[in-house]
């Protein structure tokens, strides 16, 4: 020093991507009031049109205008003046500074500090001397000549502060002698020889013809000293690549010479033969470097725009000349590219100075005003020149400051949005009062920058007076004027992040910095409306630090997340026991010098403020010189002995190499015995076997392995290593405690070991076995399984160098709790055993870990050293290098892709080839079915105008539908209507108004016309008014089984796991204050139907479930007695509770009792609990119901119903008629009746329960074969009726067949209900008499009053029931047991699965596209090496004819110059 998001269902760590911050020489978008500071080609070191940026001095010097104006001439001209001017020349400074630009440069730079006894500095300062006396020429001028220019060449004349000689001098320079000193190429002193200077301008005076003299100024020359600025030279620092490892011949050193201001291989000649280099040379990318800037808490990081130092360049490559200063930005020569000019002959250029233009780019200004100031140059001055520099214009580039107004103002105006329509928000916002007036706008005043400079004029000077001069500029600044007037916008609003609704879009358009949105309600896209944020700005881009402890110095890891090298010896290199002494190299005080300015902190100051500026102090942590201290390191000398090594003694041991030697098995060969198989596999097959396998006896040959012993036992540095002997030989532990004396640890590079496979060569070869063949498996089956087999496997000798080479855990020391096995050694013993070292193992404390786990054998605390890691894929690939016979190994990347990838535990889900425990009609042992047939029903399909919808695995198909002929009806065809069948309100109109029988039209209904007849309230006497309904208009809306969403919804009547036994929580505890776990587990022990229950247990309770409470039954009191009973009295009947009584019993319904494992027995653990047993109608939930936890399956359902959105509205709404839902080639599901003798059939006779009835049930009787008809008594029902049970039983036929079994189908005739039974009703009677003889593969209930089996009722319903609910009647058989199949629950184990196994997830292929490699050959660019050429040049050498002004000489001519040539060297080519 603030963090967040994002891998998961969910955690914690790892770890990578992303964000929020600050900053910019910035660009792009949208918008733009004002000033002030500042900043402004980052890209082509491309190219440049034009102007301008460097020139001054007449007081060095010589010459000297045109032109103009006067005058004087007619006029040419001629004087004056302008004028010694103006241009030019000579000469002198300057031009090497200022400005510019960052190519090149990795050190010839740069930053600090040093050095120089190796150096130079013009101009300035300060000092000493000096400043004498002659020469010769030469620009310009003038003449003549070539050239288009550019320029150029010859004659003549002239001047200096230009050039030249003497002359003369120092403390000056060389060369030498002495002598003192030093750091030795310094310095001081003395002596000698030799050498080297110079100029002259000008002001005043004075004397004065000419000229001379004095002073003054300014120059000059030599000397010395200073300042300034440079030159060289040293340490240290100064960017990335070892996929660059060795580089080097001037190269390293010497000696000599040369050359420089100076040192040096800076050059040359000879000699030696060195130099550098893992501390990174040498080559290869990139860079100008600093102070400093931005960032960060810092330590870092990154950057070198303005500003300042330094450095390099100046169109590119060379060169050298002037010069104090270059090897020169506006000089010069030469080459080369480009321009441009030409008369083709030859010339002229250099904006990376200011401006401007092309270009390039995203992107950067005006061809501006001034020298008034700052500074510079030349001048003695005045001044002149200065794109340096002040200023100003251009750009919101950036940083600072100000305005767009301020205070009242609620009916919260309109209006916009939103709305549960109520409102609520915009919003005091505005409108409206009142006030200010900044900025902009108009008036008017108006500067500091200039205490300084200049000129004049006094004045001797100091000075005094009067005078000139300002680009910004009429600008800042004041003052006043009129008015709220003229002045806001970008950007967000899902999360991170501050800020939300509507509409519109419908995986479309789009968004997006990670996550990720968008597929019909999108706070995420796109408007609007509101809000947040910033503000003349706001956002996007792009960059750099930050966050990132995500390279870890501060500050990280390496068992499983990325990471320990296979193991060993070792070499450099780090590190290193105890003591003494010495020294002071690190270190450590102090002091001194540096550490530029400017920045930055910081204090004070100036601008109204502020940015900005001024002055101060701090700090700049390094570097340098001196003095100091010595405790740790270091380096010297000595010494100790605990580290480590040596000796010595007995043991252990598959250590390791070599030569032997032995017994078992395989297999082959030979023989005997001996017959038919063998072998082989889930099952078979190929194979072998009658030529004799296999089995078995004997013999014999080869190889290769090493049985018991063997054991988380031993060796060994890993790899490894196992039969006995021998001979070589490593290394370890121990006991002794006698030597050495730190002789030690690590270990980059080296170097040797190195499992199996694979190679090369030479041998071996029994088992085995890649490859291969062949049999099986299967869809295949280049596998698994079977039968052959060859390499190899084994040996010598060489190679390969790799592995889950794993303890996934480098060595090495030292320290820190127990306990319990083993091996080797030793000690101690009473022989039980205890102790010591040392080595292998398990457990476990502290400690350490994300977590699992590790724990004296550390993954714990700690020092040392070495290896290695930095999301995930591409990839251990590709190039490149090295090693290899190859195989390959090693070292080892990028583009380009992803938002993760991966580790531990957590909870689930799920595992057919986990695992344990347990349940259920799950199986299993049973009855009975379905599947084959008809028929009934529903579902698919298909057909159709239409067959209206849902519902689809279990859990959709006799479901919704508990009643589809019309109706229903949603569907079809037509036929009609359009405020509407139906609800509310409003307004208006209407009058024989609401209703209406009847008629007409239509097929026919609905509709549509027509119409006798006709109400209702309120006032009123009446007549009339008025109203409600009614209709009609228009209007707010009706209606919608319409779609379309059961993936927007309620709500459920739901349905399923499942009546299964589980879900959950509180607070306590363990987990990291984690997910979560514990409770209630695994385990513990049971037990249960059950999380029942007991016992134990860091768990102690508690909710919702189980269970009981509830209801029905099943026993008994008990109350109550009619419709129900009927024992007793008694009365009738053919009989009957018929009747009187009575209420006891059955029975009805009301309230109660009983069951609790309560008792007894043995078990269990003095428990839960099971067992058995008495009692008792019933025993261990007695038997049924009802009751269905958290939750699952986006289950079901918009057509029950509600309801959010969508469509639709003279139709998707409404009537109506007719049709359809009942189709039929089929294919399921559910059932009905059958296949017959445990039966049909026909007589006859028994016993129920639960139930319904008044638009109902209907009895007796008639009547009809029968449905039914007629009739109506009686019941609103314990009173009557439905109603009769049925099978059961008893008795008669039938007698095994397609029948007296079966009833489908069809004709006929009837009955009932209904408006109507044709499509399409149920029944009835007679005829008819189909399939079917018990059902393939599956497959389905069901454990007791169950299951089959009788039949009776209800609901719906006018009629219709094999189907749904419910009702009793008869009434079984079976269960050994939990291997298996289905389901389910607890546990545990695995997981890469979490939309949870219908998951994930892998390759090939086909196609499209992206990106890397390779690839013949071609090109470019840099660059090594040889060579060849050699412009301009400095330098050497050489200057013969012929060239030259200074000295020499009278002169001829010397001296001497010089250009010509020649040599080195070298740029381009």
């Nucleotide at each position: 020093u603030a963090g967040a998001g994002u891998u998961u269902g969910a955690u914690c760590a790892u770890g990578g991507c992303u964000c929020a911050g600050a900053a910019c020489g910035a660009a792009c978008g949208c918008u733009g009031g004002c000033g002030g500071c500042g900043c402004g080609c980052u890209u082509a070191a491309c190219a440049c049109a034009u102007g301008c940026a460097a020139g001054u001095c007449a007081a060095a010097c010589g010459a000297g205008a045109a032109g103009g104006c006067g005058u004087a001439g007619c006029a040419a001209u001629a004087c004056g003046c302008u004028u010694g001017u103006a241009a030019a020349g000579u000469g002198g400074c300057g031009a090497a500074c200022g400005g510019g630009u960052g190519a090149a440069g990795a050190a010839u730079a740069c930053a600090u500090g040093g050095g120089u006894g190796a150096c130079c500095u013009a101009c300035c300062c300060u000092c000493g001397a000096g400043u004498g006396g002659g020469g010769a020429a030469u620009a310009a001028c003038c003449c003549g000549c070539c050239g288009a220019a550019a320029g150029g060449c010859g004659g003549g004349c002239u001047a200096a502060u230009g050039c030249c000689g003497c002359g003369u001098a120092c403390g000056c320079u060389u060369c030498u002698c002495u002598u003192c000193u030093u750091a030795c190429g310094g310095g001081g002193a003395g002596g000698g020889a030799a050498g080297g200077a110079a100029a002259g301008c000008u002001g005043u005076c004075c004397c004065g013809u000419g000229g001379g003299g004095a002073u003054g100024g300014c120059g000059c020359u030599c000397a010395a000293g200073g300042a300034u600025g440079g030159g060289c030279u040293c340490a240290u620092g100064u960017c990335c690549u070892a996929u660059c490892a060795g580089c080097u011949u001037g190269u390293u050193g010497g000696u000599a010479g040369g050359g420089u201001a100076a040192c040096g291989g800076c050059c040359u000649a000879c000699c030696a033969a060195g130099g550098c280099a893992a501390c990174g040379a040498c080559g290869g990318g990139u860079a100008g470097c600093u102070g400093g800037u931005c960032u960060g808490a810092g330590a870092g990081g990154a950057c070198g725009a303005u500003c300042a130092g330094c450095c390099a360049c100046a169109c590119u490559g060379g060169c050298a000349c002037u010069g104090c200063g270059a090897c020169a930005c506006g000089g010069g020569c030469c080459a080369g590219a480009c321009u441009c000019c030409u008369a083709c002959g030859g010339g002229a250029g250099g904006c990376a100075g200011c401006a401007g233009u092309g270009a390039g780019g995203a992107a950067u200004a005006u061809u501006g005003c001034g020298c008034a100031a700052u500074g510079g140059g030349c001048g003695a001055c005045a001044g002149c020149c200065u794109g340096a520099c002040g200023c100003a214009g251009c750009g919101a580039c950036g940083c600072c400051g100000c305005g767009u107004g301020g205070g009242g103002g609620a009916u919260g105006a309109a209006g916009g949005u939103c709305u549960u329509c109520g409102g609520a928000u915009u919003g005091u916002a505005a409108a409206c009062c009142c006030c200010u007036u900044u900025c902009g706008g108009g008036a008017g005043g108006g500067a500091a920058g200039a205490u300084g400079g200049g000129a004049c004029a006094g004045g001797c000077a100091a000075c005094u007076g009067u005078u000139c001069g300002g680009a910004c500029g009429g600008u800042a600044c004041c003052u006043c004027c009129a008015g709220a007037a003229g002045c806001a916008g970008c950007c967000a609003c899902g999360g991170c992040u501050a800020a939300c609704u509507u509409c519109g879009u419908g995986c479309c358009a789009g968004c997006a910095g990670c996550c990720g949105c968008g597929g019909u309600a999108a706070u995420a896209c796109g408007a609007a409306g509101g809000u947040g944020g910033c503000a003349a700005g706001c956002g996007u881009u792009g960059u750099u630090c930050g966050g990132a402890u995500u390279u870890a110095c501060u500050g990280g890891g390496c068992g499983u997340a990325a990471a320990g090298g296979g193991a060993g010896c070792g070499u450099a290199g780090g590190c290193g026991g105890u003591u003494a002494g010495g020294u002071a190299a690190g270190c450590c005080c102090u002091u001194u010098g540096g550490g530029a300015a400017a920045u930055c902190u910081u204090c004070c100051g100036g601008c109204u403020u502020a940015a900005c500026c001024g002055g101060g102090a701090a700090a700049g942590g390094u570097c340098a010189g001196a003095g100091g201290g010595u405790a740790c390191u270091g380096c010297c000398u000595g010494g100790c002995u605990a580290g480590a090594g040596g000796a010595u003694g007995g043991g252990a041991g598959a250590g390791g190499a070599g030569c032997g030697c032995g017994g078992a098995a395989u297999u082959c060969c030979c023989g005997g015995u001996g017959u038919a198989g063998c072998g082989g596999u889930g099952a078979a097959a190929u194979g072998c076997g009658u030529a004799g396998a296999g089995a078995u006896c004997g013999g014999g040959a080869g190889g290769a392995a090493g049985g018991c012993c063997g054991g988380u036992g031993g060796c060994g540095a890993a790899g490894g290593c196992g039969g006995c002997g021998c001979u070589c030989u490593g290394g370890a532990a121990c006991g002794u405690u006698c030597c050495u004396g730190a002789c030690g640890c690590u270990g980059a590079g080296g170097c040797u070991c190195g499992a199996a496979a694979g190679c090369g060569u030479g041998g071996g070869g029994a088992g085995c076995a890649a490859a291969c063949a062949g049999g099986a498996u299967u869809a295949g089956a280049u596998a698994c399984c079977c039968u052959g087999g060859u390499a190899g496997u084994c040996c010598g000798c060489g190679c390969c160098c790799u592995a889950a080479a794993c303890u996934a855990u480098g060595g090495a020391c030292a320290c820190u709790a127990a306990g319990u096995g083993u091996c080797g050694g030793c000690g101690g013993g009473u022989u039980a055993c205890c102790g010591c070292c040392g080595g292998u193992g398990c457990c476990g404390c502290a400690g350490c870990u994300a977590a699992c786990g590790c724990a004296u054998u550390a993954a714990g605390u700690g020092u040392c050293c070495c290896g290695c890691c930095u999301g995930g894929g591409a990839a251990g690939u590709a190039c490149g290098g090295c090693c290899g016979c190859a195989a390959g190994g090693u070292u080892g990347a990028a583009a380009c892709u992803c938002a993760a990838a991966g580790g531990a535990a957590u909870u689930g889900a799920c595992g057919g080839g986990g695992g344990g425990c347990c349940c259920g009609c799950a199986c299993a042992a049973g009855c009975g079915g379905u599947g084959g047939a008809g028929c009934a029903u529903g579902u698919g399909g298909u057909u159709c105008a239409a067959u209206u919808c849902g519902a689809c695995g279990c859990a959709a198909c006799g479901c919704g539908a508990a009643g589809a002929a019309c109706c229903u009806u949603a569907c079809c065809c037509a036929g009609g209507u359009u405020g509407g069948a139906c609800a509310u309100g409003c307004a208006c109109g209407u009058a024989g108004u609401a209703a209406g029988a009847c008629c007409c039209u239509g097929a026919a209904a609905a509709g549509g016309g027509g119409g006798a007849u006709g109400a209702g309230c309120c006032u009123g006497a009446a007549a009339g008014g008025g109203c409600a309904a009614g209709c009609g208009u228009g209007c707010u809306c009706a209606g919608g089984u319409g779609c379309u969403u059961g993936c927007a919804u309620g709500g459920c009547u739901u349905g399923u796991c499942g009546u299964c036994a589980g879900c959950u929580c509180g607070u306590g505890c363990c987990g990291u204050g984690g997910a979560g776990g514990u409770g209630g587990u695994u385990g513990g022990g049971g037990u249960u139907a059950a999380g029942u229950c007991c016992c134990g247990c860091a768990a102690c309770g508690a909710g919702c479930g189980c269970a009981a409470c509830c209801c029905c039954u099943g026993u008994c009191u008990u109350c109550a007695g009619u419709u129900g009973c009927u024992a007793c009295c008694a009365g009738g009947u053919c009989a009957a509770g018929c009747u009187g009584a009575g209420c006891a019993c059955u029975c009805u319904g009301g309230a109660g009792g009983g069951a609790c494992u309560g008792c007894c027995c043995a078990g269990g653990a003095g428990a839960a609990c099971g067992g058995g047993g008495a009692g008792g109608a019933a025993g261990g939930u007695g038997g049924g119901g009802a009751u269905g936890a958290c939750g699952u399956c986006a289950a079901g359902u918009c057509a029950g119903c509600a309801u959010g959105g969508c469509c639709u509205u003279u139709a998707u709404g409404c009537c109506u008629g007719g049709g359809g839902c009942u189709a039929c080639a089929c294919a399921c599901g559910u059932g009905c009746u059958a296949c017959a003798a445990u039966g049909a059939c026909c007589g006859g006779u028994a016993c129920a329960a639960a139930g319904c009835g008044c638009u109902g049930c209907a009895a007796a009787c008639c009547c009809g074969c029968a449905a039914g008809g007629g009739g109506g008594a009686g019941c609103c029902a314990a009173u009557c009726g439905c109603a009769a049970a049925a099978a059961a039983c008893c008795g008669g036929c039938c007698u095994c067949a397609g029948u007296u079994c079966a009833g489908a189908u069809u004709g006929a005739g009837g009955u009932c209900u209904g408006c109507a039974a044709c499509u399409c009703g149920a029944c009835c009677u007679c005829a008819u008499g189909a399939a079917g003889g018990c059902g393939g593969a599956a497959u389905c209930g069901c454990u007791a009053g169950u299951a089959a089996u009788c039949g009776c009722g209800g609901a719906u319903c006018a009629g219709c029931a094999c189907g749904c609910c419910g009702c009793g009647g008869u009434g079984a058989a079976u269960a050994c047991g939990u291997u298996c199949c289905c389901g389910g629950g607890c546990c545990u184990u695995g997981u890469a699965c979490a939309c949870a196994c219908c998951g994930c997830c892998c390759g090939u292929c086909a196609c499209a596209c992206c990106a890397c490699g390779a690839a013949a050959g071609c090109c470019u660019g840099u660059u090594g090496u040889a060579c060849c050429u050699g412009a301009a040049g400095u330098c050497g050498c050489c200057c013969a004819c012929g060239c030259c002004a200074a000295c020499c000489g009278c002169a001829a001519g010397g001296a001497g110059g010089g250009c010509a040539g020649c040599g080195c060297c070298c740029a381009c080519g």
A computed fold for a 1469-nucleotide RNA from an uncultured bacterium, annotated as small-subunit ribosomal RNA.
The coordinates come from a structure-prediction model, not an experiment, and the mean pLDDT is 83.
It matches the Rfam family "Bacterial small subunit ribosomal RNA".